[in-house]
RNA sequence: GCGCGCUUAGCUCAGUUGGUUAGAGCGACUGAUUUACACUCAGUAGGCCGGGAGUUCAAAUCUCUCAGCGCGCA
Numbered sequence: 001g002c003g004c005g006c007u008u009a010g011c012u013c014a015g016u017u018g019g020u021u022a023g024a025g026c027g028a029c030u031g032a033u034u035u036a037c038a039c040u041c042a043g044u045a046g047g048c049c050g051g052g053a054g055u056u057c058a059a060a061u062c063u064c065u066c067a068g069c070g071c072g073c074a
Stems, first nucleotide, its partner, number of pairs: 001073007010026004019057001028044005050066005
């Protein structure tokens, strides 16, 4: 330099070939339980879906571009 893939909550990930409110597990916090801790149970918070632009009535999802990471080729 070229090709392919990935980027969604603090972490690991899902999200059906666009559709009306963005989710799970772990973790954090609060409460119950306990003398206390752990376990267990109940609940709460946490995301402008990597940045920007475009298409569309409507974009995490499609297109372009930039950035980062990984793999392969040279």

Predicted 3D model of a 74-nucleotide RNA (transfer RNA) from a Patescibacteria group bacterium. The prediction has a mean pLDDT of 81. The sequence was found in a public genome assembly. Lineage of the source: Bacteria > Bacteria candidate phyla. Its Rfam family is "tRNA". Rfam's curators write: Transfer RNA (tRNA) molecules are approximately 80 nucleotides in length.